[in-house]
This is a predicted structure of a 77-nucleotide RNA (transfer RNA) from an Actinomycetes bacterium. The prediction has a mean pLDDT of 82. Rfam family: tRNA. It is annotated as a transfer RNA. The organism belongs to Actinomycetes, within Bacteria.
RNA sequence: CGGGGUGUAGCGCAGCCUGGUAGCGCACGCGCUUUGGGAGCGCGUGGUCGCCGGUUCGAAUCCGGCCACCCCGACCA
Repeated sequence: CGGGGUGUAGCGCAGCCUGGUAGCGCACGCGCUUUGGGAGCGCGUGGUCGCCGGUUCGAAUCCGGCCACCCCGACCA
């Protein structure tokens, strides 16, 4: 330098193809059960969807550029 993949809650991920309320598990908070620890059940908090722009009534999703990480290749030595 070229090609590909990934980026969504504290962590691990789904949703993207085919635009229309941002979700799941764990963790965390509260309540109940329990003498308590733990555990179970219920409820809840938590999001610039990597960044900037474009298309659209409407973008996590489509398009362009960029950034970070990973893989492969090329190049140099």